[in-house]
Molecule: SAM riboswitch aptamer (S box leader)
Organism: Anaerolineae bacterium
RNA sequence: AACUCAUCACGAGCGGUGGAGGGAACGCGCCCUACGAAACCGCGGCAACCCCCGGAGCCCCGGGACGGUGCCAAGUCCGGCAGAGGCAACUCUGACAGAUGAGAA
Numbered sequence: 001a002a003c004u005c006a007u008c009a010c011g012a013g014c015g016g017u018g019g020a021g022g023g024a025a026c027g028c029g030c031c032c033u034a035c036g037a038a039a040c041c042g043c044g045g046c047a048a049c050c051c052c053c054g055g056a057g058c059c060c061c062g063g064g065a066c067g068g069u070g071c072c073a074a075g076u077c078c079g080g081c082a083g084a085g086g087c088a089a090c091u092c093u094g095a096c097a098g099a100u101g102a103g104a105a
Base pairs, nucleotide, nucleotide: 003103004102005101006100007099008098013043014042015041016040017039021032022031023030026079027078029077044072045071046070049068050067051064052063053062054061055060076097081094082093083092084091085090
């Protein structure tokens, strides 16, 4: 890399270095960005997957946050494919893809 399972409408940013890009890929969509992008570092925070405690009894419920990850613009920013509704604009649902965690080999 590929596989399995779960989750993805919540939440949480300042400083330093840096110096033009960034929001996975694709889009003459939309947005962020010299009032400073990416990346790296420091500190802070969010959440609760692993973890811990209690209950319950195999599915969960309540609580915690030292530790392992993760995350801290916008629903995974939106769309692409399929379906439903609609005169239309558009709305909704699902898939695909992706992200994160845990697991297995």